[in-house]
Background
Predicted 3D model of RNase P RNA and transfer RNA as a complex of 488 nucleotides. It holds a member of the Rfam family "Bacterial RNase P class A". By type it is a ribozyme. The coordinates come from a structure-prediction model, not an experiment, and the mean pLDDT is 76.
RNA sequence: CCAGAUGGCCGGACGGCCGCCCUUCGUUUCGGCGAGGGGAGGAAAGUCCGGGCUCCACGGAAGCACGGUGCCGGAUAACGUCCGGCGGGGGCGACCCCAGGGAAAGUGCAACAGAGAGCAGACCGCCCGCCGGCCCGCCGCAAGGCAGGACGCCGCAAGGCACCGGCAGGCAAGGGUGAAAGGGUGCGGUAAGAGCGCACCGCGGCCCCGGCAACGGGGACGGCACGGUAAACCCCACCGGGAGCAAGACCAAAUAGGGGCGGCUGUUCCUCGCGUUCGCGCGGGGACGAAACGCGCUUCCGCGUCGCCGCCCGGGUCGGUCGCGCGAGGCGCCCGGUAACGGGCGUCCCAGAUGAAUGGUCGUCACCAUGGGAAACCAUGGGACAGAACCCGGCUUACAGGCCAUCUGGCGCA
RNA sequence: CGGGGCGUAGCUCAGCCUGGUAGAGCGCCAGCUUUGGGAGCUGGAUGCCGGAGGUUCGAAUCCUCUCGCCCCGA
Numbered sequence: 001c002c003a004g005a006u007g008g009c010c011g012g013a014c015g016g017c018c019g020c021c022c023u024u025c026g027u028u029u030c031g032g033c034g035a036g037g038g039g040a041g042g043a044a045a046g047u048c049c050g051g052g053c054u055c056c057a058c059g060g061a062a063g064c065a066c067g068g069u070g071c072c073g074g075a076u077a078a079c080g081u082c083c084g085g086c087g088g089g090g091g092c093g094a095c096c097c098c099a100g101g102g103a104a105a106g107u108g109c110a111a112c113a114g115a116g117a118g119c120a121g122a123c124c125g126c127c128c129g130c131c132g133g134c135c136c137g138c139c140g141c142a143a144g145g146c147a148g149g150a151c152g153c154c155g156c157a158a159g160g161c162a163c164c165g166g167c168a169g170g171c172a173a174g175g176g177u178g179a180a181a182g183g184g185u186g187c188g189g190u191a192a193g194a195g196c197g198c199a200c201c202g203c204g205g206c207c208c209c210g211g212c213a214a215c216g217g218g219g220a221c222g223g224c225a226c227g228g229u230a231a232a233c234c235c236c237a238c239c240g241g242g243a244g245c246a247a248g249a250c251c252a253a254a255u256a257g258g259g260g261c262g263g264c265u266g267u268u269c270c271u272c273g274c275g276u277u278c279g280c281g282c283g284g285g286g287a288c289g290a291a292a293c294g295c296g297c298u299u300c301c302g303c304g305u306c307g308c309c310g311c312c313c314g315g316g317u318c319g320g321u322c323g324c325g326c327g328a329g330g331c332g333c334c335c336g337g338u339a340a341c342g343g344g345c346g347u348c349c350c351a352g353a354u355g356a357a358u359g360g361u362c363g364u365c366a367c368c369a370u371g372g373g374a375a376a377c378c379a380u381g382g383g384a385c386a387g388a389a390c391c392c393g394g395c396u397u398a399c400a401g402g403c404c405a406u407c408u409g410g411c412g413c414a
Numbered sequence: 415c416g417g418g419g420c421g422u423a424g425c426u427c428a429g430c431c432u433g434g435u436a437g438a439g440c441g442c443c444a445g446c447u448u449u450g451g452g453a454g455c456u457g458g459a460u461g462c463c464g465g466a467g468g469u470u471c472g473a474a475u476c477c478u479c480u481c482g483c484c485c486c487g488a
Stems, first nucleotide, its partner, number of pairs: 001410010012365007020039008041385001045396002048394005053244004066240005071085005086100001087098004101235002106233002108229002123175002125171003129167005135148001137146003152161003183201006202224001203222002206219005248322004258313007266288001268287008292305004329348008367382006415487007424440004434471001442458005464480005
């Protein structure tokens, strides 16, 4: 210098003017005004986990169902997060990735292809045995038939070997199918083969050693039996009551409706209760009519409403207040721990809106891009993702550009 | 702000739970029929299953992230 890995940080600065929200003090003619202070993020986002808080449900414990988590140890209020380690995979390396329990409890699944897909299978192939054939000519479309006997080798010949076909067996080495074919490589062995035997590797359970553990190392044994899939059902271990600040609490209009009391209003009927001198009376509820009111211009007529008036009570709604900003809080130093983190001391107070404030503009400087210039510099343009809404710890996702530290590989120079 | 659901052919929907071939109706295209059109009959085309990654031999389907739409709660 180039390429890269990991961790962390920033993500414009200062000032003027005009505004917005909250708050303290002062002032006020109660409408405000003045002064001081504070005012978005690393993700405020997605709402994916965990917790605080609130209400609801619930005697306690265990179990069942459902959901979630899943190597080991630790951290933590808790977690699916974080730290350290283990195992597996990738990279020359720094380093990165892994939903990483159980397939030897059981059930299921594996399309197509392929002979065979779960304790399977023999298509091509290899091999032992048996049978037949082998060349030339002619006839016939062909299957086949007829005649001859030199033909790859041996032999005079018969015949045998080789080759071809068939039958009956053996085998699983090789080929082929598939994502996957029932340990791998090599040597021996065999008719050909095969864990059939042996060596190494893998696998399995056993023993010893190290480690808290996951796991690692070693030994002797077994002779392969035990393939994949659990982000399929399932088994094991652990965790989980439900809902969410529109939770929830308080104050509380107008109108309508509910209840109570008082007043006014029935010459009808039904029903219930009580009383009765059995004639009826009183009380509650309802029906109906009258009266009243409203509408269709008005009369007739029709339709609709209802017991009317006053006072009081309680509930919900509109609206308002609280919940709501001192907290698993920030910063600095020291101590313990490899670390996550924990402890101690000091110091600071740091948004709280509710249709929802945190903005606009100008100037100077810094940064980036383009153009001009020998240079100093000048001109033009640009500035990401995104924005609190009860709070906190995480994860995930989005993000122009820039800075720092440590480390790795390569090249060059000394 | 909180909670729930859905994205599959041009449109409306199955298929997803239990992974293997993507389907139905309407619509579209061609042919027959008709003087022509409609109706009818016959045949055909049409999808990278919203996007990305993972699990698996294999994903529309299972898991995670993400984008869009709809509904509910004062």